Model confidence (mean pLDDT): 84 of 100. Predicted 3D model of a 69-nucleotide RNA (transfer RNA) from a marine sediment metagenome. RNAcentral holds the sequence, with entries from MGnify.
[in-house]
């Protein structure tokens, strides 16, 4: 100097600002003697912090921490 940091995991959304999502796990129901698998439901993140703009920020700007080149 530059990329990235968003649910347990992996990652989208950021450019153009407007109810956080997908996949995978995880729980409960049914199916099955049972397991695995399928189908149907359902919890879980205040977006690394930390300020600022703005009605209204994951997104814009400003610091600053952390991996990686």
């Nucleotide at each position: 100097g530059g990329a990235c940091g968003u649910a347990g995991c992996g990652c989208a959304g950021c450019c153009u600002g407007g109810u956080a999502g997908c996949g995978c796990a995880c729980c409960a129901g049914u199916u099955u003697c049972g397991g695995g698998a399928a189908c149907u439901g359902g919890g879980g993140g205040u977006c690394g912090c930390u300020g600022g703009u703005u009605c209204a920020a994951a997104u814009c700007c400003a610091g600053u921490c952390g991996u990686c080149c």